The prediction has a mean pLDDT of 80. Predicted 3D model of a 74-nucleotide RNA (transfer RNA) from a Pseudomonadota bacterium. Its Rfam family is "tRNA". It is annotated as a transfer RNA.
RNA sequence: GUCGCAGUAGCUCAACCGGAUAGAGCACAGCUCUUCUAAAGCUGGGGUUGCAGGUUCGAUUCCUGCCUGCGACG
Numbered sequence: 001g002u003c004g005c006a007g008u009a010g011c012u013c014a015a016c017c018g019g020a021u022a023g024a025g026c027a028c029a030g031c032u033c034u035u036c037u038a039a040a041g042c043u044g045g046g047g048u049u050g051c052a053g054g055u056u057c058g059a060u061u062c063c064u065g066c067c068u069g070c071g072a073c074g
Base pairs, nucleotide, nucleotide: 001073002072003071004070005069006068007067010026011025012024013023019057028044029043030042031041032040050066051065052064053063054062
């Protein structure tokens, strides 16, 4: 340099050929329980879906460019 894959909550990951409020587990906060802690149960907060454009009534999803990481080739 070329090509491929990936980028979504603090972390690990879903979201099926575009469809309406983007979810789960762990973590975190509060509450219940307990003498206290842990465990268990309940509730809750937290996201410009890597960035910028385009297509569309509608984009995490499709298209283009860029950035980052991994891999292959040279």